[in-house]
RNA sequence: GAGGCUAUGGUGUAGUGGCAGCACAACAGGUUGUGGCCCUGUUAGCAGGGGUUCAAGUCCCCUUAGUCUCC
Numbered sequence: 001g002a003g004g005c006u007a008u009g010g011u012g013u014a015g016u017g018g019c020a021g022c023a024c025a026a027c028a029g030g031u032u033g034u035g036g037c038c039c040u041g042u043u044a045g046c047a048g049g050g051g052u053u054c055a056a057g058u059c060c061c062c063u064u065a066g067u068c069u070c071c
Stems, first nucleotide, its partner, number of pairs: 001070007010024004018054001026042005047063005
């Protein structure tokens, strides 16, 4: 330099263009003599920019980061 793949809460992940879910974690409460287990609730997320569309996590382009192959 060329071509793929990946990027979603703190972590791991799901998501056929139509409300962004699940588990763990954190926090608050319940339960308990205390703690744990268990139960209820809360907080928190689509890598960045642009385009298409009535509507984009999803489709298109560029960039960034990681990873693989070729040169």

Source information: Predicted 3D model of a 71-nucleotide RNA (transfer RNA) from a Candidatus Brennerbacteria bacterium. Taxonomically the source falls in Candidatus Brenneribacteriota (Bacteria, Bacteria candidate phyla). Its Rfam family is "tRNA". It is annotated as a transfer RNA. The prediction has a mean pLDDT of 81.